[in-house]
């Protein structure tokens, strides 16, 4: 100095003018005046876990459905975090993994290929036991055809061919036999655990897939702050009591006649069929709680843990709005960028552009996802100097 790994911080300052929102305070209150806070690391997606409420519910069990899925441990929890196992990749720092069961039972393996699962024989090899034909050869016998038979080594096909390499055997062969190495494995060792070391024996059975149904083990009512509580207007609706009226029936509830809608006519349907005056409950708009003091967060010191984290001491009051404020301008500077000049080749001096992703909405714990620029830390593997 060059390439990578992992993680962490910050993400403009400052000063003026106008404005918006909560909190306090004062005043010669139809109002003004001071004063004090006011977005985020993600506020986002709404994907997980809770906490609050409200609604459902006697208790166990068993059964559906939906999730979690390798061990310990943190945690209010959890699908999250750490801490290791185990397979995988990498030269390594490291990084990736729905990682329980495939002898419970189903299913399913595309293309190629003869065969894809208690499998097969395309090419191939062989003739020990066999049957017919040709051809050489005096003859034992030899080549070759054809059917039969035996084999699965060798080629070849696929992601995967039913262990794998050598050897012995054999007509060719084959765990048929033997060694090693794979599998499986009673046991013995270490570890809280996943697992890890080593193994008598087994002569090789036991391919793959559970983000395919399924089995196994824990876990789970529901719906969400627009939840819920509390005050409560106009107008219409609903109950009671009064006083006046009253088209027929009929105690009534209704029918029957009338009326209004449904474009209009017939059918059909819906409403209405009295008016007034008091009082009651519901609910609507709107108003007030829930709201923000919390399993709390920031700073800072101690302590315990490898590590999430815990424990505990000091100081800090850290948006609280609700069709929803946290805004615009303007100047100075602060990275960062582009053009021109300049030269003593790395600065200087002029101009110009300019500072991402975004924005609370009940609140907390996570995960994911968006992000211009910067500063930092550890560590890895090459060079180069000393």
């Nucleotide at each position: 100095g060059c390439g990578g790994a992992g993680g962490g911080c910050u993400g403009g300052a400052u000063g003026g003018c106008c404005g918006c929102g909560g909190g306090g305070g004062c005043c010669a209150c139809g109002g003004g005046c001071c004063u004090u806070c006011g977005a985020g690391g993600a506020a986002a997606g709404u994907c997980c876990g809770g906490a609050c409420u409200c609604c459902a519910c006697g208790g166990a069990g068993c059964g559906a459905c939906g999730g979690u899925g390798c061990c310990g441990g943190g945690u209010a929890a959890c699908g999250c975090c750490c801490g290791g196992c185990c397979g995988g990749c990498g030269a390594g720092a490291g990084c990736c993994g729905a990682g329980g069961g495939a002898u419970a039972g189903c299913g399913c393996c595309a293309c190629a290929g003869a065969g894809a699962a208690c499998a097969g024989u395309c090419c191939g090899c062989c003739c020990c036991g066999c049957a017919g034909g040709g051809c050489c050869g005096c003859a034992a016998g030899g080549c070759u055809c054809u059917g039969g038979g035996g084999c699965a080594a060798g080629g070849g096909u696929g992601a995967a061919a039913c262990g794998g390499u050598g050897g012995g055997g054999u007509a060719a062969g084959a765990g048929c036999c033997c060694a090693c190495c794979g599998c499986g494995g009673a046991c013995c060792g270490g570890g809280c655990a996943a697992c890890c070391g080593g193994g008598a024996c087994g002569g090789c059975a036991c391919g793959g897939c559970a983000a395919g149904c399924c089995c196994c083990a824990c876990c789970g009512g529901g719906a969400g702050c627009a939840a819920c509580g509390c005050c409560g207007a106009a107008u219409a609706g609903g109950g009671g009591c009064c006083c006046c009226a009253c088209g027929c029936c009929g105690c009534g509830a209704g029918g029957c006649a009338g009326g209004a809608c449904c474009g209009c006519u017939c059918c059909g349907g819906u409403c209405c069929c009295g008016g007034g005056g008091c009082c009651c409950g519901g609910g609507u708009u709107g108003g007030c709680g829930g709201c923000u003091c919390g399993a709390g967060c920031c700073g800072u010191c101690g302590g315990g843990g490898c590590g999430a984290c815990c424990c505990g001491g000091c100081g800090g009051a850290c948006a609280g709005a609700g069709g929803a404020a946290u805004g615009g301008c303007c100047a100075u500077c602060c990275a960062g960028g582009g053009c021109g000049g300049u030269c003593u080749c790395g600065g200087c001096c002029g101009c110009c552009c300019g500072g991402a992703c975004a924005g609370a909405a009940u609140c907390c714990g996570g995960c994911u996802u968006a992000c211009a620029g910067g500063c930092c830390c550890u560590c890895c593997g090459c060079g180069c100097a000393u």

Predicted 3D model of a 386-nucleotide RNA (Bacterial RNase P class A) from a Pseudomonadota bacterium. A source record names the gene rnpB. Rfam family: Bacterial RNase P class A. Rfam classes the family as a ribozyme. The sequence is in RNAcentral, with records from ENA. Its mean pLDDT, the model's own confidence on a scale to 100, is 77. The model forms 93% of the base pairs in the Rfam consensus.